[in-house]
RNA sequence: UGUGAAAUAGAGAAGUGGUUAACUCAUCAAUCUCAGAAAUUGAUAACACAGGUUCGAGUCCUGUUUUCACAA
Numbered sequence: 001u002g003u004g005a006a007a008u009a010g011a012g013a014a015g016u017g018g019u020u021a022a023c024u025c026a027u028c029a030a031u032c033u034c035a036g037a038a039a040u041u042g043a044u045a046a047c048a049c050a051g052g053u054u055c056g057a058g059u060c061c062u063g064u065u066u067u068c069a070c071a072a
Base pairs, nucleotide, nucleotide: 001071002070003069004068005067006066007065010025011024012023018055027043028042029041030040031039048064049063050062051061052060
């Protein structure tokens, strides 16, 4: 420099253009316990950034940023 892929809660990870964006771990609160752990119930927290298309975008299109792989 070129080609391809990826970016979603603190971490991991799903998501045919249409329901309140799942799920696991973690965190917080309650129950339980002499206390703690475990268990049960509940709560908080996320679509890289900026535009465009559309009645409607995490998803489609364009640009930018970052990361990974390959080639030179």
Molecule: transfer RNA
Organism: Bacteroidota bacterium